About this RNA
Transfer RNA from a Nanobdellota archaeon, 73 nucleotides, folded computationally. RNAcentral records the identical sequence in 5 taxa. The coordinates come from a structure-prediction model, not an experiment, and the mean pLDDT is 82. NCBI's taxonomy places the organism under Archaea, Nanobdellati, Nanobdellota.
C1' cells in the first nucleotide's frame, strides 16, 4: 500500500429487504437424585461493530470507518 473475507447472546454459529432477530454449548431456576452429574421443563441473556444513505421498511442493499483473518507487491 493493494485485493478478497470476516464483525450477530458469555462462547461457536445461523439468519437471500416484511410475522416477536433465533440455535448449541454455557449460566439462572424447577421435577428427578441422599448429594452431585445425566435426562426432563421453565427463564435471563444481542441497540446485530461505528456514521451515514437507499427504501414505505434494513441483521440483510450501497458509500465511509474501526477492528480481525487471507493473499500479492
Nucleotide at each position: 500500500c493493494c485485493a478478497c473475507c470476516c464483525a450477530u447472546a458469555g462462547c461457536u454459529c445461523a439468519g437471500u429487504g416484511g410475522u416477536u432477530a433465533g440455535a448449541g454449548c454455557g449460566c439462572c431456576u424447577g421435577g428427578c437424585u441422599g448429594u452431585a452429574g445425566c435426562c426432563c421443563g421453565g427463564g435471563a441473556g444481542a441497540u446485530c461493530c461505528c456514521c451515514a444513505g437507499u427504501u414505505c421498511g434494513a441483521c440483510u442493499c450501497u458509500g465511509g470507518g474501526u477492528g480481525g483473518g487471507u493473499g500479492g507487491a